[in-house]
RNA sequence: ACUGGAAAUUGCCCUGUCGCGGCUCUUAAUUGAGAUGAGGAAAGUCCGGACAACGCAGUGCGCCACACCAUCUAACGGAUGGGCAUGUAUUACAUGACAGAUAGGGUCACAGAAAAUUACCGCCAGUUUACUGGUAAGGGUGAAAACGGGAGGUAAGAGCUCCCGUAUUGGUUAGGUAACUAAUCAGUGGGAUAAACCUUGUGGGUUGAAAUGCCAUGUAUAUCCUGGGUUCCUUCGGGAGGUGGAGUUGCACGCUCUACUGGAAACGGUCAGGAGGGGUAGGCAGAUAGAGCUUAGGUGCGAACCUAAGCCUAGAUAAAUGACAGGGAACCUUUCGGGGUUACAGAAUCCGGCUUAUAGAUUUCCAUUUCUU
Numbered sequence: 001a002c003u004g005g006a007a008a009u010u011g012c013c014c015u016g017u018c019g020c021g022g023c024u025c026u027u028a029a030u031u032g033a034g035a036u037g038a039g040g041a042a043a044g045u046c047c048g049g050a051c052a053a054c055g056c057a058g059u060g061c062g063c064c065a066c067a068c069c070a071u072c073u074a075a076c077g078g079a080u081g082g083g084c085a086u087g088u089a090u091u092a093c094a095u096g097a098c099a100g101a102u103a104g105g106g107u108c109a110c111a112g113a114a115a116a117u118u119a120c121c122g123c124c125a126g127u128u129u130a131c132u133g134g135u136a137a138g139g140g141u142g143a144a145a146a147c148g149g150g151a152g153g154u155a156a157g158a159g160c161u162c163c164c165g166u167a168u169u170g171g172u173u174a175g176g177u178a179a180c181u182a183a184u185c186a187g188u189g190g191g192a193u194a195a196a197c198c199u200u201g202u203g204g205g206u207u208g209a210a211a212u213g214c215c216a217u218g219u220a221u222a223u224c225c226u227g228g229g230u231u232c233c234u235u236c237g238g239g240a241g242g243u244g245g246a247g248u249u250g251c252a253c254g255c256u257c258u259a260c261u262g263g264a265a266a267c268g269g270u271c272a273g274g275a276g277g278g279g280u281a282g283g284c285a286g287a288u289a290g291a292g293c294u295u296a297g298g299u300g301c302g303a304a305c306c307u308a309a310g311c312c313u314a315g316a317u318a319a320a321u322g323a324c325a326g327g328g329a330a331c332c333u334u335u336c337g338g339g340g341u342u343a344c345a346g347a348a349u350c351c352g353g354c355u356u357a358u359a360g361a362u363u364u365c366c367a368u369u370u371c372u373u
Stems, first nucleotide, its partner, number of pairs: 001369001003367008012328007020037002023034003039344001043355002046353005051208004058253004063204005068082005083098001084096004099199002104197001106193003120139002122135005147165006166189010212285004223275005231240003241261008262267001292311008329342005
C1' cells in the first nucleotide's frame, strides 16, 4: 500500500416568519408572554421482566422451551470470555443444527450381488466341463461396502501374525477453576441420522394498559333453565353431610369460596349461577422518579460492578412535536456557468435484550500478501 474483517460515534446546521401540544406565569377570556416537545432503531411483537387482576396449598398426566465450560444480569431462548467442530487464506474472522446413537423402536431412495445373516465379475482347488468348495486381497455400483498402509504367511487370500497409523471407550501422568489439551498404556473395530420418534436434565400459572381500579348517568335484571329430600348433632348462634355454581393453564383429582337445605302441600325469595334482553359510551387514575441518565475515579481480559458528585429531560387520547424563505456543511456530477442529493424512519404503560432497515461523514483495531528501512 492493496485486499479481507471487527468495532465505535454521528446521521444535517443557522436565521427569520407563521402554525400546533402539554407545563409555568398572567388575563374577563388560550388574552398575552416564557422555556420546552419523537429514536438508534420509537419498527417487528420474537424473548425476559416490572406492574395490575384472578382469594390462600398442591398431585398426576399433557404441552412448550433450553442443553459444551466459566462468568455477568432483576431475568432471559440474552451478553462476555474460553473450549471443540465446521467454513476459510490451516491466520484474523464467521457460524453453532454444541446433552444422549451402548435405553428402545425407525430410516439410509436410486444404483448395486449385497446397505449388515454380503459374494456379481475376478482369484485358487476339485472335476462327470456342468457344477461344487474356498476366498474377500483386485474390479464394478454407490454419499457410504466390513478400519487404512506395509511385511510375513497361504492353494488363493483374509488382523491369520507382526510393525506403523487411525476411530472410539477406559486408566495413569502433566497443564487448566472447568469445558478440554498433550503424552502413554489397555480393550474394542461397520457407519450415518435425534430443527426424525424418543430418552435424560433444567425450567415454565394465565391474561395484558382497549389490563385493571374508582366516580357519575341511566335502564326492565322482562323472559327461560338449574339448585332445593321426609339426614344427623346442637349451647338454637350454628356445625357436619348433601345438591347446584364459581375459581385454580389444557385435562383429571384435590382444595377454597358461595347459594339452598324454607313450607303440611302446591310452591317460594331483587338468593346463587347460566342463557337471553334492555340501558349507558361521560370523567379521573393507571401515565412517566426509574433494575434512570451524565461526568470522574477505581476493580476486572471482558460483559459488567463499586464509589463520589450532579441532573429530572414529551405524556397526547383520534392522537401535537410542523410548513415556508434565505444562507451554510457534506457527498455526486460538470461544457467549470452550474445542476442534483442529504438515509431508515414517527413516542402511546415502562424497562433489558434479539432481529430487520439505514444516503453519507469521522475514528480505532486485527490479519494474509507485497514493498521499504
Molecule: Bacterial RNase P class A
Organism: Haliscomenobacter hydrossis DSM 1100